[in-house]
This record gives sequence, structure tokens and C1' cells, in this order.
RNA sequence: GGGCCUGUAGUUCAGUGGUAAAACGCCGCAUUCGCAUUGCGGAGGCAGGGGUUCGAUUCCCCUCAGGUCCA
Repeated sequence: GGGCCUGUAGUUCAGUGGUAAAACGCCGCAUUCGCAUUGCGGAGGCAGGGGUUCGAUUCCCCUCAGGUCCA
């Protein structure tokens, strides 16, 4: 330098055009003498920019970061 893959919550991840899901973690309440457990509730996310579309996490292009292969 070139090919391919990946990028979604603090972490691990689902989601192939129409309100972004879950587990663990975090916060609050209940339970307990207290802690843990358990139950209920809550906050928190689509790597960045542009394009297509009525509508983009999803399709296309560029950039960035990581992985892998070739040179």
C1' cells in the first nucleotide's frame, strides 16, 4: 500500500428500511436489626461525516479505530 471482517448502554450482545431488545452492572423503593438474596421501578446507547429514501442502526461513499490475510 491492497483485500476481507467488525464498530449498538459501563461490559457481553440481539436487531436486513417504519417507536432500538435483553443479560450482567448502576440508582431508587420494598423486604432484613443490618448485609446478601428476592420483588418492583428508573437512568443510560446506534464510531464520525456525506448521499439515497416519505422515512436509515439497517442500503451506498469517504474518514477514524480494531482484527485478519497478501505484498
Description
The RNA shown here (transfer RNA) has 71 nucleotides and comes from a Minisyncoccota bacterium. It was read from a public genome assembly.